[in-house]
The part of an RNA shown here (large-subunit ribosomal RNA, domain II) has 674 nucleotides and comes from a Phycisphaerae bacterium. Model confidence (mean pLDDT): 82 of 100. RNAcentral holds the full RNA, with entries from ENA and SILVA.
Context: one part of a larger RNA
RNA sequence: GCCGACGAGUUACUCUCUGUAGCAAGGCUAAGCCAAAUCCUGGCGGAGCCGAAGGGAAACCGAGUCUUAAAAGGGCGUCGAGUUGCAGGGAGUAGACGCGAAACCCGUUGAUCUACCCAUGGGCAGGUUGAAGAGAGGGUAAAGCCUCUUGGAGGACCGAAGCCGUAAACGUUGAAAAGUUUUGGCAUGACCUGUGGGGAGGAGUUAAAGUCUAAUCAUAACGGGAGAUAUCUCGUUCUCUCCGAAAUAGUUUUUGGACUAGCCUCACGUUAUACCCUGCGGGGGUAGAGCGACUGGAUGGGGCUGGGGGGCCACAAGCCUACCCACCUCAACCAAACUCCGAAUACCGCAGUGCUUAUCGUGGGAGUAAGACUACGGGGGAUAAUCUCCGUGGUCAAAAGGGAAACAGCCCAGACCGCCGGCUAAGGCCCCUAAAUACGUCUCAGUUGAAAAGGUAGUCAGAUUGCUAUGACAGCCAGGAUGUUGGCUUAGAAGCAGCCACCAUUUAAAAAGUGCGUAACAGCUUACUGGUCGAGGAAUUUGGCGCCGAUAAUGAUCGGGGAUAAGACGUAUGCCGAAGCCGCGGACGACACUAGUCGUGGUAGGAGCGUAGCUGUCAGCGCCGAAGCUUGUCCGAAAGGGCAGGUGGAGCGGCAGCUAGUGAAUAUGUCGGC
Repeated sequence: GCCGACGAGUUACUCUCUGUAGCAAGGCUAAGCCAAAUCCUGGCGGAGCCGAAGGGAAACCGAGUCUUAAAAGGGCGUCGAGUUGCAGGGAGUAGACGCGAAACCCGUUGAUCUACCCAUGGGCAGGUUGAAGAGAGGGUAAAGCCUCUUGGAGGACCGAAGCCGUAAACGUUGAAAAGUUUUGGCAUGACCUGUGGGGAGGAGUUAAAGUCUAAUCAUAACGGGAGAUAUCUCGUUCUCUCCGAAAUAGUUUUUGGACUAGCCUCACGUUAUACCCUGCGGGGGUAGAGCGACUGGAUGGGGCUGGGGGGCCACAAGCCUACCCACCUCAACCAAACUCCGAAUACCGCAGUGCUUAUCGUGGGAGUAAGACUACGGGGGAUAAUCUCCGUGGUCAAAAGGGAAACAGCCCAGACCGCCGGCUAAGGCCCCUAAAUACGUCUCAGUUGAAAAGGUAGUCAGAUUGCUAUGACAGCCAGGAUGUUGGCUUAGAAGCAGCCACCAUUUAAAAAGUGCGUAACAGCUUACUGGUCGAGGAAUUUGGCGCCGAUAAUGAUCGGGGAUAAGACGUAUGCCGAAGCCGCGGACGACACUAGUCGUGGUAGGAGCGUAGCUGUCAGCGCCGAAGCUUGUCCGAAAGGGCAGGUGGAGCGGCAGCUAGUGAAUAUGUCGGC
């Protein structure tokens, strides 16, 4: 893991509601007793309980009473239904749907493991070093001292046994719940070890690591309190059917829990409402707008009206000011906490039409109180986030189907069942892949099939203004001069470093010079003019479709192929396309009464199927073959139920009831098998 079996809302009492049955202003017996005994049996038993009267703290009064000095007031009552069984929903108390802690307390058992201690034993191959002391010799006045020898000390050295466990590898469903191999440390000592003994659970023991105390230790193990508690996690077993949520508010040692309300469901009551649309009547201060209408903000110009600062000025008077403020004026603005204004919607009221009471009230039962994305209006953030917080709608949640290649929340559309019928929605119609043709224009970028500021003499269409057969535009031919090298500056400055001025003459025209160039000149060129040529040309601007801007990590791509339309814009007519709608057949529910509406799902509600046992019944079935198992087949909307054959070898079923240890795929469920 699979298969099989087992495995979770029960029982008692009390309360409450619904259904049902008896009796009813009453209802019921409890313990117990008697009878009977195959009986959830019959009888007695009224003690007691509930109800029939309440109000008040009470005395007390009483259909009233309390409050009060007193109620004309107000509070609670009165105006007839209960009670006892049974069944079911719910609550409370109990383990209370099942399994699950870590822990707490009590009592015991443990030091055969291990830590420490006590008693008594045992063990340490071999080799090395050579302390003190001693002896001899030397040396000294005598010592210290020196040399040699002896000696055999040491938490001394090397290294077996023994003890330990440094490093690495292996092992890691191991050979092993801590090992193996190689390597390594100690190895006469604070050494190792045998046997016996000691002290223990808030206690022992500890050269101290919260170590160790029998594979268990920040308080052992075992039994008990005990089914501790678990606002937590997981699981909770047959079918069909009607309706169908919430992820909000308030409070909370509260935020993953609860209580009340909201939203769901069931029953009863009320027939007044609710809802949509239309009309009429309202209040508003949002969007917008405006501000010479306030409060504030804020840009530029002007005025020089006032004040301040600064400068000039002996005082006074006065003058100046590209300083500051205020004021006036012109022009243009801004505001959630500005408003002289001011919608659409929304909201309220009235009336009418429509409309399956959808509303409201009372009571029984819930679940929910982690929401998500999307469109719009906003706050926070950075006019970031599959971000966060509100408001209004939608979808998902709890919704399948079609589209978006794939894709809870987007678009279309809400699946009762069946059909090898039809029409459509979104979206599509070259092939994959169901379905398309025609017309007009654009695009050449594979744009289509990602993207901005910005750029673009790509191309198409439009608008405006000059020029043009008295010859435009472009090209080509020619001219482009003189005073003069203008003046200044400068080493130089001659059209062309810079400053000033920018005249005049000859002309068809020609700048006190457009650019290049020179050290400065020179040189080239332009403006401007003539000629040649012979028809449109120049500039500005708007729109359409393109182009550039455009760099990422495994191999690319529009879903793919591929497409110059099968791309884009526009027009027309078709078609395809869903579980939508229609058609045909069938089932169920509600209202209704012969016709119409509805159908996802959880909680709650309703109706059933099956399992086990019991009672009654079928003068039921059964060795002429029960249950169980198995093969085939039939029936039912489902749970399920028949029939026939085989196997099996002794019990079993239908119907009406009753009772429950009553249904398994999940609980890292339990046990067994493989």